Overview:
This is a predicted structure of a 74-nucleotide RNA (transfer RNA) from Candidatus Avelusimicrobium excrementipullorum. The sequence is in RNAcentral, with records from ENA and Rfam. RNAcentral records the identical sequence in 8 taxa. Its Rfam family is "tRNA". From the family's description: Transfer RNA (tRNA) molecules are approximately 80 nucleotides in length. Its mean pLDDT, the model's own confidence on a scale to 100, is 80. Taxonomically the source falls in Candidatus Avelusimicrobium (Bacteria, Pseudomonadati, Elusimicrobiales, Elusimicrobiaceae).
RNA sequence: GCGCCUAUAGCUCAAUCGGUUAGAGCAACCGACUCAUAAUCGGUGGGUUCCAGGUUCAAGUCCUGGUGGGCGCA
Numbered sequence: 001g002c003g004c005c006u007a008u009a010g011c012u013c014a015a016u017c018g019g020u021u022a023g024a025g026c027a028a029c030c031g032a033c034u035c036a037u038a039a040u041c042g043g044u045g046g047g048u049u050c051c052a053g054g055u056u057c058a059a060g061u062c063c064u065g066g067u068g069g070g071c072g073c074a
Stems, first nucleotide, its partner, number of pairs: 001073007010026004019057001028044005050066005
């Protein structure tokens, strides 16, 4: 330099053929239980879906460019 894959909550990940409130587990916080802690149970909060454009009635999803990461070739 070229090609491919990838980026969603603090972390690990889901999200059907583009479709009607963007979710789960863990972590955090609050509560129950306990003499107390842990475990367990219930609840709460947390999102510019990497960035900038485009297509569309509608984009996490499709298209273009960029950036970061990974793999391969030279």